[in-house]
Context: one part of a larger RNA
RNA sequence: ACCGGCGAGAGGUCCUGUGCGGCGAGGCUAAGGCAGCGACAGCCGGAGCCGCAGCGAAAGCGAGUCCGAAGAGGGCGACGAGUCGCAUAGGGCAAGCCCGAAACCGGGUGAGCUACCCAUGGCCAGGGUGAAGCCGCUGUAAGAGGCGGUGGAGGCCCGCACCGGUGUCCAUUGCAAAGGGCUCGGAUGAGCUGUGGGUAGGGGUGAAAUGCCAAGCGAACCCGGAGAUAGCUGGUUCUCCCCGAAAUGCCUUUAGGGGCAGCCUCGUAGGGGGCGGGCGGGGGUAGAGCGCUGCUGUGACGCGGGGGCUUACCGCCUACCAACUCACUGCAAACUGCGAAUACCGCUCGACUAGUGCCAGGGGAGUGAGACGGCGGGUGCGAAGAUUCGUCGUCGCGAGGGGAAUAACCCAGACCGUCGGCUAAGGUCCCCAAGUCCAGGCUCAGUGGGGAAGGUGGUCAGGACGCGCAGACAACCAGGAGGUUGGCUUAGAAGCAGCCAUCCUUGAAAGAGUGCGUAAUAGCUCACUGGUCGAUGUGUCCUGGCGCCGAGAAUCCAUCGGGGCUCAAGCCUGGCACCGAAGCCACGGGAGCGGUCGAACGACCGACUCGGUAGGGGAGCGUCCCCGUCGGCAGCGAAGUCGCCCGGUGACGGGCGGUGGAGCGGCGGGGAGUGCGAAUGCCGGU
Numbered sequence: 001a002c003c004g005g006c007g008a009g010a011g012g013u014c015c016u017g018u019g020c021g022g023c024g025a026g027g028c029u030a031a032g033g034c035a036g037c038g039a040c041a042g043c044c045g046g047a048g049c050c051g052c053a054g055c056g057a058a059a060g061c062g063a064g065u066c067c068g069a070a071g072a073g074g075g076c077g078a079c080g081a082g083u084c085g086c087a088u089a090g091g092g093c094a095a096g097c098c099c100g101a102a103a104c105c106g107g108g109u110g111a112g113c114u115a116c117c118c119a120u121g122g123c124c125a126g127g128g129u130g131a132a133g134c135c136g137c138u139g140u141a142a143g144a145g146g147c148g149g150u151g152g153a154g155g156c157c158c159g160c161a162c163c164g165g166u167g168u169c170c171a172u173u174g175c176a177a178a179g180g181g182c183u184c185g186g187a188u189g190a191g192c193u194g195u196g197g198g199u200a201g202g203g204g205u206g207a208a209a210u211g212c213c214a215a216g217c218g219a220a221c222c223c224g225g226a227g228a229u230a231g232c233u234g235g236u237u238c239u240c241c242c243c244g245a246a247a248u249g250c251c252u253u254u255a256g257g258g259g260c261a262g263c264c265u266c267g268u269a270g271g272g273g274g275c276g277g278g279c280g281g282g283g284g285u286a287g288a289g290c291g292c293u294g295c296u297g298u299g300a301c302g303c304g305g306g307g308g309c310u311u312a313c314c315g316c317c318u319a320c321c322a323a324c325u326c327a328c329u330g331c332a333a334a335c336u337g338c339g340a341a342u343a344c345c346g347c348u349c350g351a352c353u354a355g356u357g358c359c360a361g362g363g364g365a366g367u368g369a370g371a372c373g374g375c376g377g378g379u380g381c382g383a384a385g386a387u388u389c390g391u392c393g394u395c396g397c398g399a400g401g402g403g404a405a406u407a408a409c410c411c412a413g414a415c416c417g418u419c420g421g422c423u424a425a426g427g428u429c430c431c432c433a434a435g436u437c438c439a440g441g442c443u444c445a446g447u448g449g450g451g452a453a454g455g456u457g458g459u460c461a462g463g464a465c466g467c468g469c470a471g472a473c474a475a476c477c478a479g480g481a482g483g484u485u486g487g488c489u490u491a492g493a494a495g496c497a498g499c500c501a502u503c504c505u506u507g508a509a510a511g512a513g514u515g516c517g518u519a520a521u522a523g524c525u526c527a528c529u530g531g532u533c534g535a536u537g538u539g540u541c542c543u544g545g546c547g548c549c550g551a552g553a554a555u556c557c558a559u560c561g562g563g564g565c566u567c568a569a570g571c572c573u574g575g576c577a578c579c580g581a582a583g584c585c586a587c588g589g590g591a592g593c594g595g596u597c598g599a600a601c602g603a604c605c606g607a608c609u610c611g612g613u614a615g616g617g618g619a620g621c622g623u624c625c626c627c628g629u630c631g632g633c634a635g636c637g638a639a640g641u642c643g644c645c646c647g648g649u650g651a652c653g654g655g656c657g658g659u660g661g662a663g664c665g666g667c668g669g670g671g672a673g674u675g676c677g678a679a680u681g682c683c684g685g686u
Stems, first nucleotide, its partner, number of pairs: 001686006012093012026050003032044003054061002064076004097235002100232001104225006115199009124189001126158003129154001133150006162186003167182004201217001203213003210219001238620006248261005262367002264364003268360001275350007287338001288336002293332003297328004304321002306318004370395010400411003415589004420585003426579003429563003435576001437575006448565001454549003458546010475532005481505003486500003511526001515524002590610003593606005621675001623672008632664002640659008
């Protein structure tokens, strides 16, 4: 890992409902008892329980009673159905659907491991150093001191045994549940060690680490309380049919749990519900507005203030700030003299649906972590696959088609069958079903097929205003002058550093000068004018369509799903056709509900319904055992088992053949140790 077997809402009692049954203003017995052995059955047993009357704190009264002065009023009652049994659902009490703690408590067992202590024994090669003391010599007044020898001290030195465990390598399914190699520390000491003994878990011991107390110690182990408790995790076994949620509110030592309500389901009884139209309502949102409350831009006026001058007082100035007022213009969730659309409420009319959407009370729940998308708000950064409300949708609990893939987006809600048809979204060159469809335009960027501010003599369309055959625009030829070097400034300033002014003349035209240039002049050029040329013209501005730049990432392409696509297979506009789903239609079949008929079974009709998690309700299949029944089946072959075939919506049932070799079944009832794939399930096998 697989296979097989085992494996989870049992029973008791009380309560509340429902179904069926007995009796019924009554219903039932309990313990116990009776008989020939008598559990069971039968019969006694009415103690007691429930009901038949309530109200009041009570005395008490009573279809009433209590409050009250009340024969006001009001509260609770009365105007008849219970009770017992069986079955079933839920609840209370207790292990109470199953498995699972870490822990807590009690009584014991442990110091043969280890920690410390007590008693009594044992052990420490060899080498080195050379304390005190002593002796001698010396020295001193005597001492102290010095020198030599002797001596053999020390938690002294080096280093075996012994004890340890520093560093590293190996080992790490080991030689070993702590070892091996090399290296290293202590090695006469607070040393090591044998034996005997002592200290015990709310404890001991501890040169102290929460260390050790028998290979796991922040509180040992064993048994017991004990099936502790687990608002937590996991698991919970056959089938079909009908309905079908919630992830919200309030409260909660509450927040991943609960109580009540909401939403689902199943009975009961009554009555009504949803939708559309009309009429009638209240509102203060969107928007708007600025009279109110505040904020605010520009200007006018200028109370008051600031600054300057003057100053004894008085005054004067101000291009600064600025109240009030006025004009124009704005902003507001907590501003409103206005004010929708929707939504909501009431009345009424109407059509349709077809037994259900509504209300009441009763039995059973689950849910009380929601998610994303659109719209309206808050928080945040007008961040988030963010968060928090409202409202609708979808997922959740929803399959199918589209979106390359992809719960939530788009289309669309799957009762079953069909090698039939039509469509939706989306598509129609190939992968890939269907147009290389039609008409007109746009795009050249592979834009399409990611991306902003900003930029763009890319290109197309529209508009406005100029100039133009009396010749425009561009190009080319020529002119572009005089007063004058304008004045000022300046070293200089001559059109061209800067400041001021910007006139007059000639003329076809020419600025007191557009740019380059010079130290300043000069020189080149422009404006402006004539000529050449001959326009399907040319210039400026605005608007729109499609493009272009902006555009950098790490393994070749990697931002169309791919191939590939350019009058398109891209984009815009219009059109026809086709493909395309579990949608719709057709044909056949089944079920639910309702209606009509019917005693029932059932038949017919319906433009009705049949996706479904948690969950509610209904109907069934099968296993084991028991009772009854079938004068059931069986060695002429039971059960089991293997294969094939048939029937049923399914759980399943039946037939035939092989195997097997002794039991088994149909029907009607009854009772359960009654259905396994999952629980890191348990046991066994391979």
The part of an RNA shown here (large-subunit ribosomal RNA, domain II) has 686 nucleotides and comes from a Xanthobacteraceae bacterium. NCBI's taxonomy places the organism under Bacteria, Pseudomonadati, Pseudomonadota, Hyphomicrobiales, Xanthobacteraceae.